[in-house]
């Protein structure tokens, strides 16, 4: 220097055929249960989807560029 993939919550990830509130577990918070804790169950809060820009009526989602990570080939 070339090519390729990965970037969403505090953590591991779905969502990728553009369109109805951005979801799940685990992990914080509350309340029930208990003498108490743990387990179980109900409920809550937390995200402008890695930046900046474009198409579009509408972008996590398409398309540029750039950041960081990781693989491959020189």
């Nucleotide at each position: 220097g070339g090519g390729c993939g990965c970037a969403u919550a505090g953590c591991u990830c779905a969502g990728c055929u553009g369109g109805u509130u951005a979801g799940a577990g685990c992990a914080c918070g509350g309340c029930u249960c208990u003498u108490a804790u743990a387990a179980a169950g109900c409920c809550g809060g937390g995200g402008u989807c890695g930046a900046u820009g474009g198409u579009u009526c509408a972008a996590a989602u398409c398309c540029a560029u750039c950041u960081g990570c990781g693989c491959c080939c020189a």
Description
Model confidence (mean pLDDT): 80 of 100. Predicted 3D model of a 74-nucleotide RNA (transfer RNA) from Candidatus Methanoperedens sp. The sequence is in RNAcentral, with records from ENA.